[in-house]
A computed fold for a 358-nucleotide RNA from an Acidimicrobiia bacterium, annotated as Bacterial RNase P class A.
NCBI's taxonomy places the organism under Bacteria, Bacillati, Actinomycetota, Acidimicrobiia.
Rfam family: Bacterial RNase P class A. By type it is a ribozyme. Rfam links the family to the GO terms dimeric ribonuclease P complex, tRNA processing and ribonuclease P activity.
RNA sequence: UGAGUCGGCCGGGUGGCCGCGGCCCGGCGUUGACCGGGUCGAGGAAGGUCGGGGCUCCACAGGGCAGGGUGCUGGCUAGCGGCCAGUCGGGGUGACCCGCAGGAAAGUGCCACAGAGAACAGACCGCCGAUGGCCCGCAAGGGCACAGGUAAGGGUGAAACGGUGCGGCAAGAGCGCACCAGCGCCCGGGGCGACCCGGGCGGCUCGGCAAACCCCACCCGGAGCAAGGCCGAACAGGGGACGGAUGCCCGUCCAGUGCCCUCUUCGGAGGCACACUCCCCAGGUAGGCCGCAUAGAUGGAUGGCCACCGCAUCGCCUCGGCAAUGCACAGAACCCCGCCUACAGGCCGACUCACCGU
Numbered sequence: 001u002g003a004g005u006c007g008g009c010c011g012g013g014u015g016g017c018c019g020c021g022g023c024c025c026g027g028c029g030u031u032g033a034c035c036g037g038g039u040c041g042a043g044g045a046a047g048g049u050c051g052g053g054g055c056u057c058c059a060c061a062g063g064g065c066a067g068g069g070u071g072c073u074g075g076c077u078a079g080c081g082g083c084c085a086g087u088c089g090g091g092g093u094g095a096c097c098c099g100c101a102g103g104a105a106a107g108u109g110c111c112a113c114a115g116a117g118a119a120c121a122g123a124c125c126g127c128c129g130a131u132g133g134c135c136c137g138c139a140a141g142g143g144c145a146c147a148g149g150u151a152a153g154g155g156u157g158a159a160a161c162g163g164u165g166c167g168g169c170a171a172g173a174g175c176g177c178a179c180c181a182g183c184g185c186c187c188g189g190g191g192c193g194a195c196c197c198g199g200g201c202g203g204c205u206c207g208g209c210a211a212a213c214c215c216c217a218c219c220c221g222g223a224g225c226a227a228g229g230c231c232g233a234a235c236a237g238g239g240g241a242c243g244g245a246u247g248c249c250c251g252u253c254c255a256g257u258g259c260c261c262u263c264u265u266c267g268g269a270g271g272c273a274c275a276c277u278c279c280c281c282a283g284g285u286a287g288g289c290c291g292c293a294u295a296g297a298u299g300g301a302u303g304g305c306c307a308c309c310g311c312a313u314c315g316c317c318u319c320g321g322c323a324a325u326g327c328a329c330a331g332a333a334c335c336c337c338g339c340c341u342a343c344a345g346g347c348c349g350a351c352u353c354a355c356c357g358u
Base pairs, nucleotide, nucleotide: 001354002353003352004351005350006349007348008347009346010345012309013308014307015306016305017304018303020041021040022039023038024037025036026035027034028032043329047340048339050338051337052336053335054334055224056223057222058221067220068219069218070217071216072086073085074084075083076082087101088099089098090097091096102215103214107213108212109209110208111207124154125153126150127149128148131147132146133144134143135142136141162180163179164178165177166176167175181205183202184201185200186199187198188197189196190195228290229289230288231287238281239280240279256274257273258272259271262269263268310327311326312325313324315322316321317320
């Protein structure tokens, strides 16, 4: 100098004018949807509503089944599917990045297409044909490829049942051996642990999928601020009381309908039911308040314009200016902790690789 990796932060600035919402204070021949002043008023994601919690109501002896979720280890946390540190696996020359990362030698199931064969495998081509068979030959021997043997080679496939070499064989094959890889068991050492390092033995080798069922371990009641609580009209309906409910006196007029249980001096009185007037009570609707916050609601305020500066794009030219346009994503609604997603442009720090100079 160039190319990158990781972490953190900002996310237009200043001033003026007009306007909006909450709260407080003051004013008034006017008490108002009033006037004046003060103060507070969006974000890193307020977003998606994905995980967890607070709060509220409902349900609930205890245990189990079913169902759902999580899934390497240790720690942090109120908790989480979160965070930090590590282990293992994969990628990158590297800084570093990515991983739904338990169990496939519990059981069941699946493995497209191609291919002969896809999991206690498989003879399509090829190889062999020692042995048996057939043919030729007196014989030695030769031939055929019928029985059959063979997984070394070819071919198919994402995957073909360890790899390389030597021996062996009719041809072959862990059939034998050496080394390597993998698996299991044992021993020693390190680590809290996941796991790592070293040594020995074994049989030769056991495919993949659990985001298929399943197994193992741990966790899990439901609904949500339209939760929920308080106050509470009119009309209707429920319950109660009263009897022409009038402050008193006098007078006048009126005193519903039905039943006929009771009394009667037969005139009536009383009772019950319904209707009606008025009063009282309770529930609850409309509505209001709380829940509710150093923004905060009643469908929802946080905006607009101007000037200068900053940045970006395009245009013009005398190359330094001028002019125009634009200012990322987005925008609270009970609160909090996380995650995920969107985002123009910019700043800071640590580190890596390449080249050059000293």
The coordinates come from a structure-prediction model, not an experiment, and the mean pLDDT is 75.
It was read from a public genome assembly, where an Rfam model found it.